[in-house]
RNA sequence: GAAGGGAUAGCUCAGUGUUAGAGCACAUGCUUAGCAUGCAUGAGGUCCUGGGUUCAAUCCCUGGUACCUUCA
Numbered sequence: 001g002a003a004g005g006g007a008u009a010g011c012u013c014a015g016u017g018u019u020a021g022a023g024c025a026c027a028u029g030c031u032u033a034g035c036a037u038g039c040a041u042g043a044g045g046u047c048c049u050g051g052g053u054u055c056a057a058u059c060c061c062u063g064g065u066a067c068c069u070u071c072a
Base pairs, nucleotide, nucleotide: 001071002070003069004068005067007065010024011023012022013021026042027041028040029039030038048064049063050062051061052060
C1' cells in the first nucleotide's frame, strides 16, 4: 500500500426492519451451625461514531475511529 472481518451488559457471545437476550460474573432472599452447591428475584445496555433510506434502523447504504487476519 491492497483485500477481508467483527465492534451489542463487567466478560464471552446470540439476535433481527417494529426500541434487545443467553451463559458466566454481581446484589438480595430461601436453604445451611457456617461455606459451597441449588432455587427464586433483581440491577446492569446513548447496540463504536457522523450522515442517509424508511412510518419505523442495533439491523440496510455510506464517511470516520480503534482493533484482528491475509497478501505485497